[in-house]
The part of an RNA shown here (small-subunit ribosomal RNA, central domain) has 350 nucleotides and comes from a metagenome.
Its mean pLDDT, the model's own confidence on a scale to 100, is 87.
The full RNA is in RNAcentral, with records from SILVA.
Context: one part of a larger RNA
RNA sequence: CUGGGCGUAAAGAGCGCGCGGGUGGCUUUUCAAGUCGGGUGUGAAAUCUUCCCGCUCAACGGGAAGGGGUCAUCCGAUACUGUUGGGCUAGAGGGUAGCAGAGGGAAACGGAAUUCCCGGUGUAGCGGUGAAAUGCGUAGAUAUCGGGAGGAACACCAGUGGCGAAGGCGGUUUCCUAGGCUAUUCCUGACACUGAGGCGCAAAAGCGUGGGGAGCGAACAGGAUCAGAUACCCUGGUAGUCCACGCCCUAAACGGUGGGCACUAGGUAUAGGGAGUAUCGACCCUCUCUGUGCCGUAGCUAACGCGUUAAGUGCCCCGCCUGGGGACUACGGCCGCAAGGCUAAAACUC
Numbered sequence: 001c002u003g004g005g006c007g008u009a010a011a012g013a014g015c016g017c018g019c020g021g022g023u024g025g026c027u028u029u030u031c032a033a034g035u036c037g038g039g040u041g042u043g044a045a046a047u048c049u050u051c052c053c054g055c056u057c058a059a060c061g062g063g064a065a066g067g068g069g070u071c072a073u074c075c076g077a078u079a080c081u082g083u084u085g086g087g088c089u090a091g092a093g094g095g096u097a098g099c100a101g102a103g104g105g106a107a108a109c110g111g112a113a114u115u116c117c118c119g120g121u122g123u124a125g126c127g128g129u130g131a132a133a134u135g136c137g138u139a140g141a142u143a144u145c146g147g148g149a150g151g152a153a154c155a156c157c158a159g160u161g162g163c164g165a166a167g168g169c170g171g172u173u174u175c176c177u178a179g180g181c182u183a184u185u186c187c188u189g190a191c192a193c194u195g196a197g198g199c200g201c202a203a204a205a206g207c208g209u210g211g212g213g214a215g216c217g218a219a220c221a222g223g224a225u226c227a228g229a230u231a232c233c234c235u236g237g238u239a240g241u242c243c244a245c246g247c248c249c250u251a252a253a254c255g256g257u258g259g260g261c262a263c264u265a266g267g268u269a270u271a272g273g274g275a276g277u278a279u280c281g282a283c284c285c286u287c288u289c290u291g292u293g294c295c296g297u298a299g300c301u302a303a304c305g306c307g308u309u310a311a312g313u314g315c316c317c318c319g320c321c322u323g324g325g326g327a328c329u330a331c332g333g334c335c336g337c338a339a340g341g342c343u344a345a346a347a348c349u350c
Base pairs, nucleotide, nucleotide: 004321005320006319007304008303012318014201015200016199017198021194022193023192025088026087027086028085031082033081034080035077036076037075038074039073040072041071048066049065050064051063052062053061054060091191092188093187094186095184096183097182098181099180103177104176105175106174107173108172109171110154115149116148117147118146119145120144121143125136126135162169163168206247207246208245209244210243211242215241216240220236221235222234223233258317259316260315261314262313263312266295267294268293269292270291271290272289273288274287275286276285299306300305323350324349325348332343333342334341335340
């Protein structure tokens, strides 16, 4: 390189947007680049195929014919790909009318609870555990009532539910804002799919500056346990967790399953729409579109399992794999304030 692969064996990039590139709907026209046919030239010899001849045969040697493939040029063909012009509406996008939603950002507000402070009642305990102790408490704790402060998170509703590209999103209200679905078939007329580089987003932890700090709580201290106990349990507790702005860019970033389109039995549940039937209306019932689950046919699979939400059957594009360790490493480069990240070997060894 070819080939074979990527749910769990090595392998889908965390996710999106998108330049170049690759690929691309129906119909007609032009050209004839790809493609196809023919002519000419070229295609050294040897080799190869067929035939003839010579060594007794063969290998070998001699001769003749043929074939292959490449390129150039000329003539021709036009189905397919491409090119040029025109047309179309089934892809894509838009309009109009509706619908659901923890989608994103900002601001304001609310109640429950914990902690702390002040005051009242009240007295000897409270906490905590397997059992304890450290700890708190006669300077009046715990308990209980009233008042106040502050921070963080939003019980029930809540779902096998919804939304988002992913990360993720949950009290209420307002403002700003993105996407989706349904109906209509009104408009544009292939405007599409994918996407190397690139750009953006990206949980938690972590970093910088400034705030904030109730609860929780790495580190740390103490008490237990233990042979030890730098742990598990307990009492405390700093960073952090929260906010603003700026970085970091990782993950079991998982459906361990890249994106798009088409095709291929059904059954059942659920969420959001639509149509029909019926009806006063709703529910029910039937059909249908979109999403989310379960079971299952064919088929696939090493098996497990997947099975119209494919891991089935095909096409297009991207990413990735190539025995284990060494090694999510070294060196170099790029990025970062740092921590470190991205890219990524070899010796050696089994």